A computed fold for a 73-nucleotide RNA from Parcubacteria group bacterium CG08_land_8_20_14_0_20_43_9, annotated as transfer RNA. The sequence is in RNAcentral, with records from ENA. Rfam family: tRNA. The family's RNA type in Rfam is transfer RNA. Gene Ontology term of the family: triplet codon-amino acid adaptor activity. The organism belongs to Bacteria candidate phyla, within Bacteria.
RNA sequence: GGGCCAUUAGCUCAGUCGGCAGAGCGCCGCACUCGCAUUGCGGAGGUCGUCGGUUCGAAUCCGACAUGGUCCA
Numbered sequence: 001g002g003g004c005c006a007u008u009a010g011c012u013c014a015g016u017c018g019g020c021a022g023a024g025c026g027c028c029g030c031a032c033u034c035g036c037a038u039u040g041c042g043g044a045g046g047u048c049g050u051c052g053g054u055u056c057g058a059a060u061c062c063g064a065c066a067u068g069g070u071c072c073a
Base pairs, nucleotide, nucleotide: 001072002071003070004069005068006067007066010025011024012023013022019056027043028042029041030040031039049065050064051063052062053061
């Protein structure tokens, strides 16, 4: 220098063919208990890496850039 992959909640990750952003764990509250843990119920938490483009509509398609990983030279 070039190719490929990844980037979504605090963490690990889904999200199919463009149409209301989700799960598990964690966190908060309530119930249960003498108390804790477990369990059950409820809740908060997201500019979907950044900037543009296409589209009626983009996490999703296209481009550039950034960060990480990997391969080639």